RNA sequence: CCGGAUGGGCAGUCGCUCCUGUAAGGGAGAGGAAAGUCCGGUCUCCGCAGGGCAGCGUGCCGGCUAACGGCCGGGGGGGUCCGCUUCAAGGCGGGCUUUACGGAAAGUGCCACAGAAAAUAUACCGCCUUGGGCAACCGAGGUAAGGGUGAAAUGGUGCGGUAAGAGCGCACCGCGUGCGGAGUAAUUCGUACGGCAGGGUAAACCCCACGUGGAGCAAGACCAAAUAGGAGGGGAGGAGCGGCCCGCUCCGUUAAACUCUCGGGUAGGUUGCUAGAGUCCGUCAGUAAUGGCGGACCCAGAUGAAUGACUGCUGCCCGCAAGGGUACAGAAACCGGCUUACAGUCCGG
Numbered sequence: 001c002c003g004g005a006u007g008g009g010c011a012g013u014c015g016c017u018c019c020u021g022u023a024a025g026g027g028a029g030a031g032g033a034a035a036g037u038c039c040g041g042u043c044u045c046c047g048c049a050g051g052g053c054a055g056c057g058u059g060c061c062g063g064c065u066a067a068c069g070g071c072c073g074g075g076g077g078g079g080u081c082c083g084c085u086u087c088a089a090g091g092c093g094g095g096c097u098u099u100a101c102g103g104a105a106a107g108u109g110c111c112a113c114a115g116a117a118a119a120u121a122u123a124c125c126g127c128c129u130u131g132g133g134c135a136a137c138c139g140a141g142g143u144a145a146g147g148g149u150g151a152a153a154u155g156g157u158g159c160g161g162u163a164a165g166a167g168c169g170c171a172c173c174g175c176g177u178g179c180g181g182a183g184u185a186a187u188u189c190g191u192a193c194g195g196c197a198g199g200g201u202a203a204a205c206c207c208c209a210c211g212u213g214g215a216g217c218a219a220g221a222c223c224a225a226a227u228a229g230g231a232g233g234g235g236a237g238g239a240g241c242g243g244c245c246c247g248c249u250c251c252g253u254u255a256a257a258c259u260c261u262c263g264g265g266u267a268g269g270u271u272g273c274u275a276g277a278g279u280c281c282g283u284c285a286g287u288a289a290u291g292g293c294g295g296a297c298c299c300a301g302a303u304g305a306a307u308g309a310c311u312g313c314u315g316c317c318c319g320c321a322a323g324g325g326u327a328c329a330g331a332a333a334c335c336g337g338c339u340u341a342c343a344g345u346c347c348g349g
Base pairs, nucleotide, nucleotide: 001349002348003347004346005345006344008314009313010312011311012310013309014308016029017028018027019026020025031328035339036338038337039336040335041334042333043216044215045214046213055212056211057210058209059208060074061073062072063071064070075101076099077098078097079096080095081094082093083092084091085090102207103206107205108204109201110200111199124147125146126143127142128141129140130139131138132137155173156172157171158170159169160168174196175194176193177192178191179190180189181188182187220271221270222269223268230262231261232260233259234258237251238250239249240248241247278297279296280295281294282293283292284291285290315326316325317324318323
């Protein structure tokens, strides 16, 4: 440095939430990330004839999985180190590491600075041929081997060749295409042919293939007050003045007071809610991810939202001591991942 594990211990007192019990009492009570809410699913409601476009997502191959952008295995590419080998370029083998890895020969765009030139190519220096000139030098042409610029310069190395050069020719390496072998496949090996074609960039537009309806537990379901309003029925009366009558006052007299019933919604309550792609152990299959079988276990379920506070002993760190500190962080329907945070300790490399 990388990977994995762990994430202080014991006891007591007082509380809080849930379960159980008639009661006394008894039992259970945060994490490896509960976090970010970035992917995938379960579940719920809404939407939905069929097809297409747009948008968004994914992108080597095979496997695992409920599913995934996750995981496992494999292939290709890059970096680095070691060994062997070649005149050289390079090739072969191995270790570690990394990789969003379809298409740049459909089209479009972009490529800072420097540089002659950053793409229908191009001649700055140099080299060569040639014209002029006494000369310095000037002009015309050839040339990409050398220099220079750059992240990147039009295949590379060697030999031949040439005025100088150049795949111009040859060998090897690289590249492309065809055929054959191996492999489920990605791919790889061999061989023949082609002098070699237009540099990079698609986490630029784009093209291709595949996938994709939306919202989310404040989803959704049920019970249901007061007040106001709604629908329907009754209705000429109703209410108050301490019991009754009279009387008085108030509200009304047909679209009405008053009264009964119904329905919707709100407050509030119940449910969803935690036994599940569950945890642990063993065994079998598989390189592995993972799966099969058997056994044991029940492990928060709150809602202005519990999971806390204190004390004693103790572990670790700092300090001579007194004493101080002990990471990151806390459930909110649930599950599988990813990412990020993390003191100290242990294990492996």
Bacterial RNase P class A from a soil metagenome, 349 nucleotides, folded computationally.
The RNAcentral record of the sequence draws on MGnify.
Its Rfam family is "Bacterial RNase P class A". The family's RNA type in Rfam is ribozyme. Rfam's curators write: Ribonuclease P (RNase P) is a ubiquitous endoribonuclease, found in archaea, bacteria and eukarya as well as chloroplasts and mitochondria.
Its mean pLDDT, the model's own confidence on a scale to 100, is 81.